[in-house]
Context: one part of a larger RNA
């Protein structure tokens, strides 16, 4: 000297941008953060109209009433489909093929997208919901009885697809890849809107794009006051498992594998791009923001699914909170506000889906505490202002004093002038391709008005810019380091002054 997700002391006018539980991965009221499709499908319910019959009124053709049956708009608990594996958090745990960076996969899957090719024929049986019945304080549960479907399920046809097998070319990287041409078996499908054309969908196969799985080389903190460690352990067959190589699992059979080029054990720690610092080399971090990991009250496990072994999804065990009629039953903010606790410390129980982006849906559109604003905090960093010129009777008042003066000082009154910003009132955006603006009557523009509302802070012995006086008397105190103070202290405490820095100063911590 420069830097912070900083605190703390004094002091504090404004804007822009950014940032704000570093500690208890501590416990958690309440609200919200994940839904959507009625053009998949039965029903149910609402409103409108229109037809049939019925019943009342009583002006004999009106009006009320309620029933069927049709149509048409809406509403949505149930099945169904696609999202809930994105997006948000946190950093606990990991020292790992976990990161990072090069490869490899002749060992793999990949929904939705995009090109292409080809099919969509004919049936079944069933269940929610709904009825009715029973249980239960509830949660919910069970029983009969009816019903759809793009829900489930034979059959058919099918191949460059899977299996099993024959036959030829070609190629490598060992196992084997690719290809051509037989055979034989197995395996598909769904409908919906619309008058219609046509759209949305559905099966199969091939190919991209995406997006993930695995594998291997090099790197990745600190101890040896830590020397030895390994039995599914290293290897090999069978077998079994996966999408997919592997002891990934298991049976036998061998006895090996790793270690002073630190194994194993012990502390510590999520890795990176990158911040910070430095001439650089290094040294230090890893907060915001971006990639990747890992967890999601604690341990364990599976199912659905292309994708999870799933934060707001299921079971099981343990701790704790709560309900209960004591039998049983709910619950998981490390989502975004917020509450308590810890704590030196760290915000609104705000608005909006108008953009951007995600999911659903033909759309209309619904939904998004992502995300776009707003609040709050001098935490940071940029910007501005707290007035500009003129003005000696060097005023008054304080200080000091050698009693002449010196300073404080153009400083102030005082004249002129300006209006950043304030304040008032008028106008009033861009962000949004036709419409749609939360932000917002923001920003901005004009006028009016008036210096009027805006300065503090730490030091003044030397390092180190800046000195008197009094007060005190080794006392009170100051203090990075040297040291200062025991009666003339430029070191303590006050006032004047002076010199720094400024909406900040300053003082602690931590890094370089």
């Nucleotide at each position: 000297g420069g830097a912070c997700g900083a605190a703390c002391g004094c002091u504090g006018g404004c804007g822009g941008c950014g940032u704000g539980c570093c500690u208890a991965a501590c416990a958690c009221a309440u609200g919200c953060a994940a839904g959507u499709c009625g053009a998949a499908c039965g029903g149910a319910g609402u409103u409108u109209a229109a037809a049939u019959g019925a019943g009342a009124g009583c002006u004999u053709g009106c009006u009320c009433u309620g029933a069927u049956u049709u149509a048409a708009a809406u509403u949505u608990a149930g099945u169904g489909g696609c999202g809930g594996a994105c997006g948000g958090g946190u950093g606990a745990g990991u020292a790992a093929c976990g990161c990072g960076u090069g490869a490899g996969c002749a060992a793999c899957c990949u929904g939705c997208c995009u090109u292409u090719u080809u099919g969509a024929g004919g049936g079944g049986g069933a269940u929610a919901a709904c009825a009715c019945c029973g249980g239960g304080a509830a949660a919910c549960c069970g029983g009969u009885g009816c019903u759809a479907a793009u829900a489930c399920c034979g059959c058919a046809u099918a191949a460059u697809a899977u299996a099993u097998u024959g036959a030829g070319g070609u190629c490598g990287c060992a196992u084997g890849g690719c290809u051509u041409u037989g055979a034989u078996a197995u395996c598909a499908a769904a409908g919906g809107a619309g008058c219609a054309a046509u759209c949305c969908g559905c099966a199969a196969a091939a190919a991209g794009a995406u997006g993930g799985g695995c594998u291997c080389g090099c790197g990745u903190c600190c101890g040896a006051u830590u020397a030895g460690c390994u039995a599914g352990u290293u290897g090999g067959u069978g077998g079994g498992g996966u999408a997919a190589a592997a002891g990934c699992c298991u049976a036998c059979c061998a006895a090996g594998g790793c270690g002073a080029c630190g194994a194993u054990c012990g502390g510590u720690a999520g890795c990176c791009g990158g911040a910070c610092u430095g001439a650089g080399a290094g040294g230090u971090u890893g907060a915001a923001c971006g990639g990747c990991c890992a967890c999601a009250u604690u341990g364990g496990g599976a199912c659905u699914g292309a994708g999870a072994c799933a934060c707001g999804g299921c079971c099981c065990g343990g701790a704790c909170u709560c309900c209960u009629a004591c039998g049983g039953g709910a619950g998981g903010c490390a989502g975004c506000a917020g509450u308590g606790g810890g704590g030196a410390a760290u915000a609104u129980u705000g608005c909006a889906c108008a953009a951007u982006g995600g999911g659903g849906g033909a759309a209309a559109c619904c939904c998004u505490g992502a995300u776009g604003c707003a609040g709050c905090g001098a935490c940071g960093c940029c910007g501005c202002g707290u007035g500009g010129a003129g003005g000696a009777a060097g005023a008054a008042g304080g200080u000091c004093u050698u009693c002449g003066g010196a300073u404080u000082g153009u400083a102030a009154a005082c004249u002129c002038c300006u209006g950043u910003u304030g304040u008032u009132g008028a106008g009033g955006a861009a962000g949004a391709u036709a419409a749609u603006g939360a932000c917002g009557g923001u920003a901005c523009u004009c006028a009016a008005c008036a210096a009027g509302g805006a300065a503090g802070u730490g030091a003044c012995g030397g390092c180190u810019a800046a000195c008197u006086a009094c007060g005190u008397g080794c006392c009170a105190g100051c203090a990075g380091c040297c040291g200062c103070g025991g009666u003339a202290a430029u070191a303590c405490g006050u006032a004047g002054g002076u010199g720094g820095c400024g909406a900040g100063c300053g003082u602690u911590g931590u890094c370089c």